A computed fold for an 84-nucleotide RNA from an uncultured Pseudomonadota bacterium, annotated as c-di-GMP-I riboswitch aptamer.
Its Rfam family is "c-di-GMP-I riboswitch aptamer". Rfam describes the family as follows. GEMM was predicted in a large-scale screen for bacterial structured RNA regulatory elements.
The coordinates come from a structure-prediction model, not an experiment, and the mean pLDDT is 88.

């Protein structure tokens, strides 16, 4: 390099739920805490779900703007070990 994730060593990361704090909101962000995670690291690029507002219309549904989500799929960039 390429493509894997059977065993193994050292590790890491942390669902839900709680507290604190920032946001209108989706949610962040520290801190507890393991349901899980070989990329659960990066990155809003394409599709996705969610928020706020405004518009049509008025349970519903489209539509615009600005945002969240990477632990929802995909492309993309980077990597630790082990076998081949």
């Nucleotide at each position: 390099u390429u493509g894997u994730g059977a065993c193994a060593a050292g590790g890491g990361c942390a669902a839900a739920c709680c507290c604190g704090u920032c946001g209108u909101g989706a949610g962040g962000c520290g801190g507890g805490g393991a349901c899980g995670c070989a990329a659960a690291g990066c990155c809003a690029c394409c599709g996705g779900u969610c928020u706020u507002u405004c518009c049509g219309c008025u349970c519903c549904c489209g539509g615009a703007a600005a945002g969240a989500c990477a632990g929802c799929g995909g492309a993309g960039c980077c990597g630790c070990c082990g076998g081949a």